[in-house]
Order: sequence, then C1' cells, then structure tokens
RNA sequence: AAGCGACAAGAGCAAACGCAUCGAAAGGUGCGGACGCAAAGCCACGGGUCUUUUGCUUUCAGAGCAAUGACAGCCGGGCUGCCGAA
Repeated sequence: AAGCGACAAGAGCAAACGCAUCGAAAGGUGCGGACGCAAAGCCACGGGUCUUUUGCUUUCAGAGCAAUGACAGCCGGGCUGCCGAA
C1' cells in the first nucleotide's frame, strides 16, 4: 500500500413506529426510538423501485402513459474515510 473483517478497542449512523414540520404525492427535515449497518459517509452515472403537481391520450365518472420529482438502508459503479486480530 492492496485485499480482508474479529463476540477486539474507541467512536459513529439509525429501520419500523410516534409527534412536529415541509411537499400534490413519493418522500425530506427535526425530536423521540433502535431493526439493523465496516462505509447505513458522499455522488442519481448504469439498472431498478416509488410518486404524478403538470403534460399527453381517452373519457359520463374515470382510466392509461410519461420524470423534470424521490429512494444511496435495492443492485452495480465512482469519490472519500476510522480501527487492525486471523
């Protein structure tokens, strides 16, 4: 330095759920809370998933399609990073 990851050490993050708040929604943020996590730190680049204000098609009601919206705790990729047993 690369790989690897322990019933190691010290730290860290925080699912569901509840409350508040922003948002059309998906979802975000804050507080509480811990299912889990060695990148559960960061980036929507490829795939995937979710949503549909709006647009398009159609329509009696309504339905269908489309991200420019969202998810990094779905997979891959990129960037960065703590510790050191085998």

This is a predicted structure of an 86-nucleotide RNA (c-di-GMP-I riboswitch aptamer) from a Clostridia bacterium. The prediction has a mean pLDDT of 88. Rfam family: c-di-GMP-I riboswitch aptamer. Its family is annotated with cyclic-di-GMP binding in the Gene Ontology.